RNA sequence: AGGCGUGUGGUGUAAUGGAAGCAUUGCGGCCUCCGGAGCCGUAGAUGGGGGUUCGAUUCCCCUCACGCCUG
Numbered sequence: 001a002g003g004c005g006u007g008u009g010g011u012g013u014a015a016u017g018g019a020a021g022c023a024u025u026g027c028g029g030c031c032u033c034c035g036g037a038g039c040c041g042u043a044g045a046u047g048g049g050g051g052u053u054c055g056a057u058u059c060c061c062c063u064c065a066c067g068c069c070u071g
Stems, first nucleotide, its partner, number of pairs: 001070007010024004018054001025043006047063005
């Protein structure tokens, strides 16, 4: 320099064009002799920019970070 892949709550992981889900963690409550167990509630995410579309996590372009490959 070129090519390929990955990027989603604090962490892990779903969602192949139609209201971003689950687990865990945090917080609050219930229960309990106590609670780190159990139950209920709640908060929190699509790497960034642009394009296509009525509608984008999804499709296209650029870019950033990481990994792999070629020279």